The RNA shown here (Bacterial RNase P class A) has 364 nucleotides and comes from Accumulibacter sp. The RNAcentral record of the sequence draws on ENA. A source record names the gene rnpB. Lineage of the source: Bacteria > Pseudomonadati > Pseudomonadota > Betaproteobacteria > Candidatus Accumulibacter. It matches the Rfam family "Bacterial RNase P class A". Rfam's curators write: Ribonuclease P (RNase P) is a ubiquitous endoribonuclease, found in archaea, bacteria and eukarya as well as chloroplasts and mitochondria. By type it is a ribozyme. The model forms 94% of the base pairs in the Rfam consensus. Its mean pLDDT, the model's own confidence on a scale to 100, is 76.

Formats: sequence, C1' cells, structure tokens
RNA sequence: GAAGUCGGUCAGGCAGCCGCUGGGCAAGAGGUGCAGACCUCGCGCCGAGAGGAAAGUCCGGGCUCCGCAGAGCAGGAUGCCGGUUAACGACCGGGCACCGUGAGGUGACGGAAAGUGCCACAGAAAUCAAACCGCCGAUGUUCCCGAGUAUGGGGGCAGGCAAGGGUGAAACGGCGAGGUAAGAGCUCACCGCGGCCGUGGUAACACGGACGGCACGGCAAACCCCAUCUGGAGCAAGGCCAAAUAGGGAAGCAUGGGCGUGGCUCGCGCUGCUUCCGGGUAGGCUGCUUGAGCGUGCUGGUAACAGUACGCCUAGAGGAAUGGCUGCCCACGACAGAACCCGGCUUAUCGACUGGCUUCCCAC
Repeated sequence: GAAGUCGGUCAGGCAGCCGCUGGGCAAGAGGUGCAGACCUCGCGCCGAGAGGAAAGUCCGGGCUCCGCAGAGCAGGAUGCCGGUUAACGACCGGGCACCGUGAGGUGACGGAAAGUGCCACAGAAAUCAAACCGCCGAUGUUCCCGAGUAUGGGGGCAGGCAAGGGUGAAACGGCGAGGUAAGAGCUCACCGCGGCCGUGGUAACACGGACGGCACGGCAAACCCCAUCUGGAGCAAGGCCAAAUAGGGAAGCAUGGGCGUGGCUCGCGCUGCUUCCGGGUAGGCUGCUUGAGCGUGCUGGUAACAGUACGCCUAGAGGAAUGGCUGCCCACGACAGAACCCGGCUUAUCGACUGGCUUCCCAC
C1' cells in the first nucleotide's frame, strides 16, 4: 500500500423568528368562606421534548387482576459443557463437527444396542437379508476329446463367493498383505468402531494403553424415550371519585283519586310525595415514568458481568405534541415516530469516523 475479518461511535450542523405538548416560577382575574385559607383560570419568563431500531410482537422479566396456582395428566418450549443474569430460547468462555491460506465464520450439537415407522427413483438387495453382470467350480455328478496312463484337457449341472463392475444420497467397516478353487476379519498390521483402564481437565472432551470383534447403514426440524422449565389474562391490566336520566332497595306520609282485572261489588296489581342508601353509565383523577436507570473513574474477572466512588435527571400525550419559515456551511442527509416499563432477538437503514487482527506485495 492492497484485499479481508471482527467490533465500537455518530445519524446533517449552526443561527434567528413563529407555533405545539408537559414541567417550574409568576403579574393578575374569578369563585367559596366571617377569617386563616382553599379551588379554578392565567399575561409573561425559564427550562425540557423520539430511536438505534421507538418497528415485528418472536422470547424473557417487573407490575396488575383472576378460586394463591401445591401435586398429577395433557399441551408447549428448550436440549454438547461451564459460567453471567431478575429471567430467558439471550449473552460470554470452552469442547466437537464443517467451511476458510488466515484473522474468523456456521451448527435444534441429548438418545438410532427401548420400541414403532420411513428410506422416492434406480438397483439383486435399503437391513430376520440378498446376487444382475461377474469370480470359482476344490468337492459331487454328467458329457465330450485324448491317447496310453499324466488320478490329462475341455464343456455343463449341483454348488461355493461377494473381491471387481453396475445402481443409488446411502450397499452389513476402509486399505494393504497373507490365505484360498475363488473368496471372505478367515488371519495379521495400520486406520475406524465399542466398552474398559490410566493421565490431563470443574465438565463437555482430549491423549495414551491393553482388549474385543466387525456385531452395530441413515433419518428423532418422523412418532417416541430421557432431562430441565412452564397457571391464565394483560395498562382497554387494575385502583379512586362520581353527574343528568332511567331503574333498584329501605323508612315515613297519603290511603283519597286514576287505570287494569270484558258489566257490578270485594279482593288483587300498577300509579303519588319526602328523605336516605348502595350499584353503575358519561366524565374526571390515578396507574405514568427515578429506573434490574445513564455517564466517568477505580477494583475483581479471559469475558459476559459484578462491586464501589463521584456526577446526572433524560417525553409522558390521550385523536394523540416534537413542526414550519428564513439565512449560512458541507460529505446534500437512509430506515423510520414513543403510548406501562425493562433485558434480548429479528428485520429495515444514505453514509461518516474509529479500534483490534489476518493474508499478500513493496521499501528499509
């Protein structure tokens, strides 16, 4: 210098003017009250006002209510090991497998000798095995040739084999040697596999040793088994205050009138006034933003993170505020707008700055 890899920070800036939503101070005005005082409005001034994802609502937690949710079943989720955390399916570190020259990246990564099931097409056969081409035909049997004995040669059948070919994503270990009629873990060496022992490690696991015998194909994001976790609903949760109208209950007064009971009497039902009570609607208040908070330093830890000191306060609306205009500058500005709060994940995103590391080239 080029190419790459893993992070971190920012998200047009400055100034002026006019608005919008909360908060604080407050001239002043109104109401109630004898008054102290309380309530309402409020000119003006001061200060604050979206994000890294506010999004998707996919996980986890706080908070709230619901027969307090203890146990079991069903269902769901997770799934190598250790740690972090309020908790998690998140994060950090490690192991193993695969990819990359490398920095580094990716992985639902428990169990297939508990059982069931599936393995398209092709292929003999997709797992109690089996044989299309092929190899052999030692052994048994048969036929032919041969000639004069060499228990000869050739063909077939019974039969043996699974080395080679072929099929397939995958063929009942791989490779080499011995062995054999041909072959075969049949035997042996190495590799693989399995349990055992030893060493290292908290562990996953790694390394080594001797042994076994090739029995053990793949799929559990197929059912299933094992282990762990899991009650449900959500701020429109929930709590408080509380009109008008209608309706409910209780007490008192009136017991007279009216209406219904098909005409009349009795009876029964409805209907009146006053006071009180509780439920509940509109509406209002609250929950609501000081919190597992943020920044800086130090300490512990490889790290996630934890502890500690100092400093800071950073939107709380309710049809929903954060906008508009002007001027200057540049790299000409992406995705996108809070609605109870927080920790993650995922997705969208013009660009700018910055740190660690890797590979290659050049120069010294």